Predicted 3D model of an 87-nucleotide RNA (c-di-GMP-I riboswitch aptamer) from Geosporobacter subterraneus DSM 17957. Taxonomically the source falls in Geosporobacter subterraneus (Bacteria, Bacillati, Bacillota, Clostridia). Its mean pLDDT, the model's own confidence on a scale to 100, is 89.
[in-house]
RNA sequence: UUCCGAUAAUAGCAAACCCGGUGAAAGCCGGGGACGCAAAGCCACAGGUCUAAAGUGAGGAAUCACAAUGACGGCUGGGUUGCCGAA
Numbered sequence: 001u002u003c004c005g006a007u008a009a010u011a012g013c014a015a016a017c018c019c020g021g022u023g024a025a026a027g028c029c030g031g032g033g034a035c036g037c038a039a040a041g042c043c044a045c046a047g048g049u050c051u052a053a054a055g056u057g058a059g060g061a062a063u064c065a066c067a068a069u070g071a072c073g074g075c076u077g078g079g080u081u082g083c084c085g086a087a
Base pairs, nucleotide, nucleotide: 004085005084012037013036017032018031019030020029021028022027035074041080042079043078045077046076047075048072049071050070055066056065057064058063
């Protein structure tokens, strides 16, 4: 240094749920809260998943279908940076 990852040390993040805000929604943000996490730091590049506003189509209408430029990194892979050091 690389791989690896302790019932080690130090620090960190925070699922569900609740409250407030935001958004058309998915979701996100703040507070509380801990199921978990060695990248649960960062990047939507590939796959995947969620939503369906604008738009397009159908319909007398209600509504339905398509639709990502909206999201999810705590779904998988990839890229990148980083703490510690037993075996």
The model forms 95% of the base pairs in the Rfam consensus. The sequence is in RNAcentral, with records from ENA and Ribocentre.